This is a predicted structure of a 58-nucleotide RNA (Fluoride riboswitch aptamer (crcB RNA motif)) from Candidatus Syntrophopropionicum ammoniitolerans. Of the family's consensus pairs, 100% are formed in the model. The coordinates come from a structure-prediction model, not an experiment, and the mean pLDDT is 76.
RNA sequence: CUAGCAAACGGCGAUGGGGCUCGCCAUAAUGCUUCUAGCUGAUAGCUCCUACCAGGGG
Numbered sequence: 001c002u003a004g005c006a007a008a009c010g011g012c013g014a015u016g017g018g019g020c021u022c023g024c025c026a027u028a029a030u031g032c033u034u035c036u037a038g039c040u041g042a043u044a045g046c047u048c049c050u051a052c053c054a055g056g057g058g
Stems, first nucleotide, its partner, number of pairs: 010025004016049006031039003
């Protein structure tokens, strides 16, 4: 990486991933607005990792 079998397992919280917590939804939950476009943010909250940029040291 591919294939088969068995078991378990809901989904969502806007632009990387994981853990925990919280909230929401069951054809819904699923950023906003003045919606031909514009605006904010890389968490819902806490935290860790990865990538990238800048500075200093070895």